[in-house]
């Protein structure tokens, strides 16, 4: 820079935690948590293929080619497979009414 309320899980191992980091709060977990192996799965960001647009480069046309935009497929290369990034934290704001709901931006972080 883009994206981040969508989607997709078994089995072997292992043996107490885990949910990025601090606090708070909620959740998963001995019906077995991280970890790590294996298979499966999602997506569609990178690569490929392909369909349509539009511009252009060549051209008598056509038919190639580049670019750029939508849609499609995916078996490469990443990524992901509880729960919105689990929720809040900070600014501003709206209702209701003293403490909650909600919305918007930001910060952090993630993934390309």
């Nucleotide at each position: 820079c883009a994206u981040c309320u969508a989607g997709a899980g078994g089995a072997g191992u292992g043996g107490a935690g885990g949910g990025a980091a601090a606090u708070g709060g909620c959740c998963c977990u001995a019906c077995g948590a991280a970890g790590c192996u294996c298979c499966g799965g999602c997506a569609a960001c990178c690569a490929u293929c392909u369909c349509g647009a539009u511009g252009g480069c060549c051209c008598a046309a056509a038919a190639g080619c580049c670019a750029c935009c939508g849609g499609g497929a995916a078996a490469g290369g990443u990524g992901c497979c509880a729960a919105g990034u689990c929720c809040a934290u900070c600014a501003g704001g709206u209702c209701c009414u003293a403490g909650g709901a909600c919305c918007u931006g930001a910060a952090a972080g993630a993934u390309g």